[in-house]
């Protein structure tokens, strides 16, 4: 300085051709238990990095930006 990837609840992660966001842990009540763990049953947390356009409607498409990670000068 060029290209690509990636950025989604606490942590990993899906969301394919735009329609109002899920799963596994982990948390919380409760049940079970001498009590923990395991199990069962319910429950609560995100607006999707961020700014902006397109559209009736955007995590998803388009533009700029910022982190990271990779490849090449």
């Nucleotide at each position: 300085c060029g290209g690509g990837g990636c950025g989604u609840g606490g942590c990993g992660c899906a969301g394919u051709u735009g329609g109002u966001a899920g799963c596994g842990c982990a948390c919380c009540u409760g049940g079970u238990u001498u009590g923990g763990g395991a199990c069962c049953a319910g429950g609560g947390g995100g607006c999707c990095a961020c700014c902006g356009g397109u559209u009736c409607a955007a995590g998803u498409c388009c533009g700029g930006u910022c982190g990271c990670c990779c490849c090449g000068a």
This is a predicted structure of a 73-nucleotide RNA (transfer RNA) from a Candidatus Rifleibacteriota bacterium. The sequence is in RNAcentral, with records from ENA. It matches the Rfam family "tRNA". Its family is annotated with triplet codon-amino acid adaptor activity in the Gene Ontology.